[in-house]
Context: one part of a larger RNA
């Protein structure tokens, strides 16, 4: 000095990023038991009070010796009923510092985030607000179904058949879910334009019968060239579709103090962000300002709303219960801490 356990004056989180770790709660029986609520919870809420051993009185079950009556005499049937057992309820005494005397054995209570819940996860640093859920929504698919695996052949889908089966997003429940269809997808459409192989075959070229004194001219043939026209889907076009992928404005004046601006102009767009919520797990500035908790509060709570940069199935905003979640405040209780100290036991260490 190091682990591992015990104890502890006064004080009682002042430790510390954080009460981490430890204390404290504890079990059974009775009392009693809030907001809130999906009426099922919340709830063992909280917060009380008993608990041991003796004696006595009694209740209730169970078990029946033994006595007795009765016949059908029998491992019978009835009636009484001691004694053990096993549980509960009154009184009254009595010990200890302490009676769930040892061990097992819940701290408890408020406010807020996020997730609806039980569940599931990074075998070996993350268990969670992340997946998943039940519940919603679009979409696709008529059955040799769509999708998947497979060069096929088959299989799965499914020995199902739209109340069925894939895909995609969302994520109980409640109130809800606004505006844009200009681009991207997608879906319909078919009239113009573009347009592919292929179909066509014009002009042109070589080549040589003829012709022509010569330049050259030039039929059919064989070849080479390939033009007009005919030609699908797709794109361009014309439509709808946003719980498709997505977007959801700027300056300027204006009200009888001030301020602000119900109003107005005026640019721009596909449209200019509505309900709701808002310094928010989202607020840079910023520890915003105003309240509340403190003596004292970057954190927490309730408002404001100037939303750098929320917002509505990439959901919006509330929510009972549920959480080894994340946060802040109370009590209860502690060697976490003022501050250290002492006990065992086991290491180091020193010496055999």
């Nucleotide at each position: 000095c190091u682990c591992u356990g015990g104890u502890u004056a006064a004080g009682g989180a002042a430790c510390u990023c954080g009460g981490c770790a430890a204390a404290a709660u504890a079990g059974c029986a009775c009392c009693g038991u809030a907001a809130c609520u999906u009426c099922g919870g919340g709830a063992g809420a909280a917060g009380g009070u008993g608990u041991g051993c003796c004696c006595u009185u009694u209740g209730a079950g169970g078990u029946g010796a033994g006595a007795g009556g009765a016949u059908u005499u029998a491992c019978u049937u009835u009636u009484u009923a001691a004694g053990c057992c096993u549980u509960g309820a009154g009184g009254g005494g009595u010990u200890g510092c302490a009676a769930u005397g040892a061990a097992a054995g819940g701290g408890g209570g408020g406010g807020a985030g996020c997730g609806a819940c039980u569940g599931u996860u990074u075998a070996c640093u993350a268990a969670a607000a992340a997946c998943a859920c039940a519940g919603g929504a679009c979409u696709c698919u008529g059955c040799g179904a769509a999708g998947u695996c497979g060069a096929a052949a088959g299989a799965c889908g499914a020995a199902g058949u739209a109340u069925a089966g894939g895909g995609u997003c969302u994520g109980a429940c409640g109130c809800c879910u606004g505006c844009c269809c200009g681009g991207u997808g997608c879906c319909g459409g078919a009239a113009g334009g573009u347009u592919a192989a292929g179909g066509g075959g014009a002009c042109u070229u070589g080549u040589c019968a003829g012709c022509g004194c010569a330049a050259g001219c030039g039929a059919a043939g064989c070849a080479a060239u390939g033009a007009a026209c005919c030609g699908a889907a797709g794109c361009c076009c014309c439509g709808g579709u946003a719980a498709a992928c997505g977007g959801c404005g700027g300056c300027c004046g204006u009200a009888a103090c001030u301020a602000u601006a119900a109003c107005g102009g005026u640019c721009c767009u596909a449209a200019g962000g509505u309900a709701g919520c808002g310094a928010a797990a989202u607020u840079c500035c910023u520890u915003g300002u105003c309240g509340g908790g403190u003596a004292a509060g970057u954190u927490c709570c309730g408002a404001c709303c100037u939303g750098c940069a929320c917002g509505a199935a990439u959901g919006g905003c509330g929510u009972a219960a549920c959480g080894a979640u994340u946060u802040c405040c109370c009590u209860a209780c502690u060697g976490u801490c003022u501050c250290a100290a002492c006990c065992a036991g086991a290491g180091a260490c020193u010496c055999a």
About this RNA
Predicted 3D model of a 352-nucleotide part of an RNA (large-subunit ribosomal RNA, domain IV) from Desulfocapsa sp. The coordinates come from a structure-prediction model, not an experiment, and the mean pLDDT is 88. It matches the Rfam family "Bacterial large subunit ribosomal RNA". Gene Ontology terms of the family: structural constituent of ribosome and ribosome.